[in-house]
RNA sequence: AGGAGCGUAGCUCAGUCGGUAGAGCAUUGGUCUCCAAAACCAAGGGUCAGGGGUUCGAACCCUCUCGCUCCUGCCA
Numbered sequence: 001a002g003g004a005g006c007g008u009a010g011c012u013c014a015g016u017c018g019g020u021a022g023a024g025c026a027u028u029g030g031u032c033u034c035c036a037a038a039a040c041c042a043a044g045g046g047u048c049a050g051g052g053g054u055u056c057g058a059a060c061c062c063u064c065u066c067g068c069u070c071c072u073g074c075c076a
Base pairs, nucleotide, nucleotide: 001072002071003070004069005068006067007066010025011024012023013022019056027043028042029041030040031039049065050064051063052062053061
């Protein structure tokens, strides 16, 4: 330099017909307990990496940028 993949909650990840953004763990509160743990119940938590576009409607399609990973190549 060229190519491919990835970016969604604090963490690990789902989310293909384009039609209400989700799960587990973690956190907080409650129940239980002498206390705690475990278990159970509930709650909070989101700029879907960023900008622009298409569309009645975008995490999803198009485009640019940023970051990470991998492959190929060049120089030394």
The RNA shown here (transfer RNA) has 76 nucleotides and comes from an uncultured Chloroflexota bacterium. Its Rfam family is "tRNA". It is annotated as a transfer RNA. The sequence was found in a public genome assembly. Model confidence (mean pLDDT): 81 of 100.